Predicted 3D model of a 538-nucleotide part of an RNA (large-subunit ribosomal RNA, domain I) from a Gemmatimonadota bacterium.
The source organism's lineage runs through Bacteria, Pseudomonadati and Gemmatimonadota.
It was read from a public genome assembly.
[in-house]
Context: one part of a larger RNA
RNA sequence: UGCACACGGCGGAUGCCCUGGCACAGACCGGCGACGAAGGACGUGGCAAGCUGCGAAAAUCCUCGGGGAGCUGCAAGCAAGCAUCGAUCCGGGGGUGUCCGAAUGGGGAAACCCGGCGGGAGUCGAUCCCGUCACCCUGCGGGGGGCCAACCCAGAGAACUGAAACAUCUAAGUAUCUGGAGGAAAAGAAAUCAAGCGAGAUUCCCGGAGUAGCGGCGAGCGAAAUGGGAAGAGCCCAAACCUGGUUGGGGAGACCCGGCCGGGGGUUGUGGGGCCGUAUCAUCAGGCGAGGCGAAAGCAUAGCGGAACGGUGCUGGAACGUACGACCGAAGAGGGUGAGAGUCCCGUAUGCGAAAUGCCGGUAGACGAGCCGAUGCGGACCCCGAGUAGGCCGGGACACGUGAAACCCUGGCUGAAUCCGGGAGGACCAUCUUCCAAGGCUAAAUACGAGUCUGUGACCGAUAGUGGAGAGUACCGUGAGGGAAAGGUGAAAAGAACGCCUGACGGCGAGUGAAACAGAUCCUGAAACCGUGUGCAU
Numbered sequence: 001u002g003c004a005c006a007c008g009g010c011g012g013a014u015g016c017c018c019u020g021g022c023a024c025a026g027a028c029c030g031g032c033g034a035c036g037a038a039g040g041a042c043g044u045g046g047c048a049a050g051c052u053g054c055g056a057a058a059a060u061c062c063u064c065g066g067g068g069a070g071c072u073g074c075a076a077g078c079a080a081g082c083a084u085c086g087a088u089c090c091g092g093g094g095g096u097g098u099c100c101g102a103a104u105g106g107g108g109a110a111a112c113c114c115g116g117c118g119g120g121a122g123u124c125g126a127u128c129c130c131g132u133c134a135c136c137c138u139g140c141g142g143g144g145g146g147c148c149a150a151c152c153c154a155g156a157g158a159a160c161u162g163a164a165a166c167a168u169c170u171a172a173g174u175a176u177c178u179g180g181a182g183g184a185a186a187a188g189a190a191a192u193c194a195a196g197c198g199a200g201a202u203u204c205c206c207g208g209a210g211u212a213g214c215g216g217c218g219a220g221c222g223a224a225a226u227g228g229g230a231a232g233a234g235c236c237c238a239a240a241c242c243u244g245g246u247u248g249g250g251g252a253g254a255c256c257c258g259g260c261c262g263g264g265g266g267u268u269g270u271g272g273g274g275c276c277g278u279a280u281c282a283u284c285a286g287g288c289g290a291g292g293c294g295a296a297a298g299c300a301u302a303g304c305g306g307a308a309c310g311g312u313g314c315u316g317g318a319a320c321g322u323a324c325g326a327c328c329g330a331a332g333a334g335g336g337u338g339a340g341a342g343u344c345c346c347g348u349a350u351g352c353g354a355a356a357u358g359c360c361g362g363u364a365g366a367c368g369a370g371c372c373g374a375u376g377c378g379g380a381c382c383c384c385g386a387g388u389a390g391g392c393c394g395g396g397a398c399a400c401g402u403g404a405a406a407c408c409c410u411g412g413c414u415g416a417a418u419c420c421g422g423g424a425g426g427a428c429c430a431u432c433u434u435c436c437a438a439g440g441c442u443a444a445a446u447a448c449g450a451g452u453c454u455g456u457g458a459c460c461g462a463u464a465g466u467g468g469a470g471a472g473u474a475c476c477g478u479g480a481g482g483g484a485a486a487g488g489u490g491a492a493a494a495g496a497a498c499g500c501c502u503g504a505c506g507g508c509g510a511g512u513g514a515a516a517c518a519g520a521u522c523c524u525g526a527a528a529c530c531g532u533g534u535g536c537a538u
Stems, first nucleotide, its partner, number of pairs: 001537009015523001016488002020460002022457007029449002031147002039100003042055003046078002050074002061094006070082003105114003115133007135144003151182001152180005162169001166216001192199002203230004213221002234441003237385001241264010269419001271384004275379007286372003291367001293365001298359004303352003309325001311324004326343002328332001334346003390414007400426001421436005475482002495522001498509004
């Protein structure tokens, strides 16, 4: 030095475990903020570094409920206390709430500095305390600002990539930026489709269909209607005409013409309305209804009751095991307890429960100012959304790349008609059909999940699962930012009194325990690697 065997060290794989994660589904809820948010800084405990809680009223104060024996958080110990006169704890409401932060008296290198005015304290021109003082909009009442996971609408808008290169094209109206809103948003009551039959707002799903089409006809892009479902809801203005006010003009005046504001009227496409004339039926009953008032029940936010072995023997440290014998079951889901428990504990099936706040919901409902004609016929005078529709040029958007390219939007130039009117039906024309633009509102079916709760898993089990079994920490970086590692004694600390060696560490006894090679670098304890002993070989 090698090999073998035995025994160790180091190391932390493997197995087992779970207070941590992941995914999906459902329900609830969908906002917070100048009444100062989200997020922080600094404080705050008898002893108090961290976390948690709280705010100079500082691990808390008041109140209303729940609950019922212990309590003073994680977290031991000492000290001092509290509690059946109901504490601690749980839930509802309220109080307090330093400083920074939209941050808002002014400033500023956030948590700091310096003021004005009014009031108060004071040792009285010091100093301190309390209140108040930003800007924008406003109808003068008030509102806005900032934060927030995704969802929604709008404005702006890439490239990598694909086309096996690349330019049209694609990626994609995606990513990203900006504005805005809501619990949903958007859309929405036909100038829609359809096809010679008809349908009857919007939205979403299935389907039509990878069809019709579009396309360097490449790569690729990609409908719609019919049909079946979810849901279901319809309304209000502008104008004609009448009228009131105000204002300007004309007129001698009655009055006439115009602008603006208000009231009535009116809201449609088998065209409607106004106005005029006429006819019939009604004028009771009933219906509509601004507005103020405004529930109950239910649900949520604490909880409560809840069956059946104090069974016997055996093994064991321990019975939840086993043998034997019982019992309950609308409960044999699950978890815990010294091993595997329907009957030990928490629970489970099932039944019950709220003073207060929230949701349902300013809903139902009662009250109720006020309002209410319908239909036909005739007249053809008036009205029916204008820099609009349409046209041309340039773009965009439509599944549709300029194409035969309609329809929709509009930067430029132009520019109608009022029912004998106008739009559409994929160039265009005729016929036909259909609808009524250029004003507005509108639940539900739909989308999403920050938050709360419930359930489930051929999801993970500590190099996995979140980055994180508590960490956005330690650490790195000027900064934006980057970003770990690290779980397990035992049933119970019973965590080893005492003795010995020793400076200590550590160890040897003793003791605890079922076990100490479970001794805190603590379950199991693989391999690499390093030793000790013995044997053999050299």